RNA sequence: GGCCCCAUGGCCCAAUGGAGAAGGCAUCGGCCUACGGAGCCGGGGAUUGUAGGUUCGAGUCUUACUGGGGUCA
Numbered sequence: 001g002g003c004c005c006c007a008u009g010g011c012c013c014a015a016u017g018g019a020g021a022a023g024g025c026a027u028c029g030g031c032c033u034a035c036g037g038a039g040c041c042g043g044g045g046a047u048u049g050u051a052g053g054u055u056c057g058a059g060u061c062u063u064a065c066u067g068g069g070g071u072c073a
Stems, first nucleotide, its partner, number of pairs: 001072007010025003018056001027043005049065005
C1' cells in the first nucleotide's frame, strides 16, 4: 500500500428498512436478613465511532474519514 471484518449505556451483546434500540453484568433504591458481598423487587443510564447521501422512514443501505483486528505483498 491492496482487500476483508468490527465500532450500539461503565463492560458484554441483540435488534428483517417500520411502534418507545431488547437483554445480561455492573451501578443506584427498596425488601429480606443477626449481617449482606447471597436472594427477591424496582429505577436510572445510548444522539448506535465522525460527517454526508439515499428513503415517507436508517443501528440496518451507501460514500468518505477515524479507531481496532485480520490477511496478502
Notes
Transfer RNA from Amphidinium carterae, 73 nucleotides, folded computationally. It matches the Rfam family "tRNA". It is annotated as a transfer RNA. From the family's description: Transfer RNA (tRNA) molecules are approximately 80 nucleotides in length. The source organism's lineage runs through Eukaryota, Sar, Amphidiniales, Amphidiniaceae and Amphidinium.